[in-house]
RNA sequence: ACAGAGGCGCGGAGCUCAUGAGUCCCCCUCCUCAGCACCGGGCAGGACCGGGAGAAGGGGAAAAGGGUGCUUCGCCGAAGGGCUGGGAGGGCCUGCGCUCCCCGCUCUGGGCCGACUCAGAAGAUGGGUCGGACUGCCGCCUGAGGCGGAGCGCUGU
Numbered sequence: 001a002c003a004g005a006g007g008c009g010c011g012g013a014g015c016u017c018a019u020g021a022g023u024c025c026c027c028c029u030c031c032u033c034a035g036c037a038c039c040g041g042g043c044a045g046g047a048c049c050g051g052g053a054g055a056a057g058g059g060g061a062a063a064a065g066g067g068u069g070c071u072u073c074g075c076c077g078a079a080g081g082g083c084u085g086g087g088a089g090g091g092c093c094u095g096c097g098c099u100c101c102c103c104g105c106u107c108u109g110g111g112c113c114g115a116c117u118c119a120g121a122a123g124a125u126g127g128g129u130c131g132g133a134c135u136g137c138c139g140c141c142u143g144a145g146g147c148g149g150a151g152c153g154c155u156g157u
Base pairs, nucleotide, nucleotide: 001157002156003155004154007076009075010074011073012072013071014070015069017067025060026059027058028057029056031054032053033052038051039050040049042096043095044094045093046092079108080107081106082105083104085102086101087100088099089098109135110134112132113131114130115129116128117127118126119125137149138148139147140146141145
C1' cells in the first nucleotide's frame, strides 16, 4: 500500500406507525381584566415594527424534532463524544445559546445490562461518566485457566 475479520456491529436515506395532541393554531358564544400598561422573536439588553390580554364552553384541527417497524445505500475509526478556532442560518444591533458545515487537538475495540447525569413533552429514545458480565483481537505465564493491553490495534499478501 492492497485485501480482510469482529456482530443484538456502525452511519445515511425512503416509506410506515404511534407519540407529540385533541396540544399549537383558526372560528363562534360568553365572561373577566386593562386602557398605553401588557403581549409578540431561543434568552438578556437596545432600537424599530406589529397586536388589546386572559379564562370557560362549542366547532374545526396540525407540524417539526426525537422514536418503532420494514426496505435500501454506503461501510468496519465503521462511527460517536469533548475542546479550540473559522464560516453559514432564525425580522435589525450586541452578548450568550441553538442548528448545520469545515480545520486542528483529544477520548472511546464492540454491542448488552445497571446506576448517575445531560438532552428530551416523555417512564420513549439518545449522549456522557462509572460499574458489571459477555464478545472479537493481540501479548505474557507451561495446561485447565489466569493476567495485561488497545482500533495509532489485529489477520493475510